Notes
Transfer RNA from Leptospirillum sp., 73 nucleotides, folded computationally. Model confidence (mean pLDDT): 84 of 100. The organism belongs to Leptospirillum, within Bacteria. The sequence was found in a public genome assembly.
RNA sequence: GGCGAUGUAGCUCAGUCGGCAGAGCAGGUGAAUCAUAAUCACUCGGUCGGGGGUUCGAAUCCCUCCAUCGCCA
Numbered sequence: 001g002g003c004g005a006u007g008u009a010g011c012u013c014a015g016u017c018g019g020c021a022g023a024g025c026a027g028g029u030g031a032a033u034c035a036u037a038a039u040c041a042c043u044c045g046g047u048c049g050g051g052g053g054u055u056c057g058a059a060u061c062c063c064u065c066c067a068u069c070g071c072c073a
Stems, first nucleotide, its partner, number of pairs: 001072007010025004019056001027043005049065005
């Protein structure tokens, strides 16, 4: 330099006929227990990598840039 994949909550990841952003774990509060852990209930947490475009409407489609990883040279 060329090609490809990935980027969504603190972490690991879902989310395709474009129509209210989710799960598990972690965190907080409570229940229970003599107490702790485990367990159960509730709860907090998001510019969906940045910018632009299309659309009534974009995590999702198009363009561009950035970051990480892989392959080729």